[in-house]
RNA sequence: CAGGCUGGCUGAAUGGUCGCGGCCCUGCACCCCAGGGUCGAGGAAAGUCCGCACUCCACAGAGCACUUUGCCGGGUAACUCCCGGGGCGGGGCAACCUGCCGGAUCGGGCCACAGAGACAUACCGCCGGAUUCCGGUAAGGGUGAAAAGGUGGUGUAAGAGACCACCGGCGCAUCCAGUAAUGGAUGCGGCCAGGCAACCCCCAGAGGGAGCAAGGCCAAGCAGGGAUUUGAGAUUGCUCGUCUCCCAGCCCCAGUGAUGGGGUUGGAAUCCCAGGUAGGCUGCAAGAGCUGCGCGGAGACGUGCAGCCCAGAUAGAUGACCAUUCAGGCGGUUCAACCCGCUGGACAGAAUGCGGCUUAUAGGCUGGCCUGUGGC
RNA sequence: GGGCGCGUAGCUCAGCUGGUUAGAGCGCACGGUUCACAUCCGUGAGGUCGAGGGUUCGAGUCCCCCCGCGCCCACCA
Numbered sequence: 001c002a003g004g005c006u007g008g009c010u011g012a013a014u015g016g017u018c019g020c021g022g023c024c025c026u027g028c029a030c031c032c033c034a035g036g037g038u039c040g041a042g043g044a045a046a047g048u049c050c051g052c053a054c055u056c057c058a059c060a061g062a063g064c065a066c067u068u069u070g071c072c073g074g075g076u077a078a079c080u081c082c083c084g085g086g087g088c089g090g091g092g093c094a095a096c097c098u099g100c101c102g103g104a105u106c107g108g109g110c111c112a113c114a115g116a117g118a119c120a121u122a123c124c125g126c127c128g129g130a131u132u133c134c135g136g137u138a139a140g141g142g143u144g145a146a147a148a149g150g151u152g153g154u155g156u157a158a159g160a161g162a163c164c165a166c167c168g169g170c171g172c173a174u175c176c177a178g179u180a181a182u183g184g185a186u187g188c189g190g191c192c193a194g195g196c197a198a199c200c201c202c203c204a205g206a207g208g209g210a211g212c213a214a215g216g217c218c219a220a221g222c223a224g225g226g227a228u229u230u231g232a233g234a235u236u237g238c239u240c241g242u243c244u245c246c247c248a249g250c251c252c253c254a255g256u257g258a259u260g261g262g263g264u265u266g267g268a269a270u271c272c273c274a275g276g277u278a279g280g281c282u283g284c285a286a287g288a289g290c291u292g293c294g295c296g297g298a299g300a301c302g303u304g305c306a307g308c309c310c311a312g313a314u315a316g317a318u319g320a321c322c323a324u325u326c327a328g329g330c331g332g333u334u335c336a337a338c339c340c341g342c343u344g345g346a347c348a349g350a351a352u353g354c355g356g357c358u359u360a361u362a363g364g365c366u367g368g369c370c371u372g373u374g375g376c
Numbered sequence: 377g378g379g380c381g382c383g384u385a386g387c388u389c390a391g392c393u394g395g396u397u398a399g400a401g402c403g404c405a406c407g408g409u410u411c412a413c414a415u416c417c418g419u420g421a422g423g424u425c426g427a428g429g430g431u432u433c434g435a436g437u438c439c440c441c442c443c444g445c446g447c448c449c450a451c452c453a
Stems, first nucleotide, its partner, number of pairs: 001372010012325007020040008042347001046358002049356005054211004066207005071085005086101006102202002107200002109196003123141002125137005149167006168192002170189008215282004224273005231245005246267009289308008326345001328343005377449007386402004395433001404420005426442001428440003
C1' cells in the first nucleotide's frame, strides 16, 4: 500500500422566526390569560421473546401434575443473559466465523421408499451333505441416510475378533495436571451388533396466579334510600300517569262590586346518606440512576470518593421554515490536492420502571489482528 | 398499554404420531354436446405451504426468529 477479520463509540452542529408539553417566578394572581426562565425521546423508545422490581389475589407442610433449564466455573436482584474455559463437528491460507453439548443397557414408540433383513435377519455368492432341499458362513456383491471397526496373518470344508500383531474407538483401574468440565500417561478387558430424546420418557435444578386498563384515594349529573314538611279521593298488586273534588295564581264573559260561570297553570321544595359512573389525584420519575477519577479482577463485574438531577404527555407535547456550517455523494478543473457548482443525513419515536436478547438502521470516527506485495 | 389466536392454489377449506409426486369443492383454460348460450361430459394448468434459519436421512407438520391479519380487557357484583 491492497484485501480482509473483529471490538468499541457516534448517528449532524450553530443561530433566527413561528409553534407545542411539564415545572418555577412575576403581573391585585392556586386554576384562565400575558410575559420571563428552565427542562423536553432512542440506540433501538420496536417485537413482547426472557428475567426482575412494584401491586392485588391465593397460601399449614409435603408430594403429584404442568411448564422450563441442561458441558464446567464465575458474574448478577434475576434470566432462555453476560464473561472465561472444555469437548465434538462445518467454513476460511489465516485473523476469525459458526452449529451442537445430561441419559440410547429403566421402559415405550418411530426409522417412509428400496432392500432378504432396520435390530435380529441369508437374496445372490462361498462351503458341506445326497438331487428340489437342509445346514454352516457377515469375507465378496447388491439396497439404503443408516447393515457385525481397519490392515496383515493364523485357522477352517468355507469363513468369521474365533485367535494373534499393529492401528482406531469404547469401558474400567491407577498416577499426574486442573476448583471443575476435561486433558495426558501406563496397564487391563475382544467390549466393537445402530440412529432419533428440538418423540414420550428417566435424572438433576428452578418456577404460585394475574398484571399499572395492577392497585389506592377523592368524587359531578341521573337513578336509588332516608328525614323534615306537604290537600283529599278513584283507577292499579305497587309506582308513574290519568280522572273527579278542593285550594292558589292568571285570563275571558255577565257585571260598579260582591258573587257566579268558563278556560288555563300549579299543588311542591329543602336537607342528609352509603356504594359508585363521567372526571380528577396518586401509583409516576432520586433510580439494581448518570458522569469523572481511583482501586480489585484475566474478564463479565464489584467497590470507594467527588459531582449531577436528566421527559412525564393522557388521544397523547418534543415540530415546521430559513440561513450558515460539518460529514458524505456527483460533476468541472487538475498529475493529484486546493478550489468552484449542484445535491444532501438512515431506522425510527417514550406511555409504570429496570436488566438482557432479537429485529430495523444512510453514513462517520477509532483500537486490535490476519494474509499478500514492496522498501529499510 | 397488557394478554391471546390464525396464515396451505384466484376464493373457501382438508392434510393422522414427520414419509415418497401436498389434495377437495367453486373458479380458470381447452375440447366435446347445441343452430347458439347455459347446463352436462372429458382433459389440463395453477402452490417458494406468509419469510428466514435450525433439528432430522427426510419438515406443511418439531424448535427459534421476523412479517401480516384478527380477537379480548377498565369500576361494582

This is a predicted complex of two RNAs, RNase P RNA and transfer RNA, with 453 nucleotides together. Rfam match: Bacterial RNase P class A. The family's RNA type in Rfam is ribozyme. Rfam links the family to the GO terms dimeric ribonuclease P complex, tRNA processing and ribonuclease P activity. The coordinates come from a structure-prediction model, not an experiment, and the mean pLDDT is 77.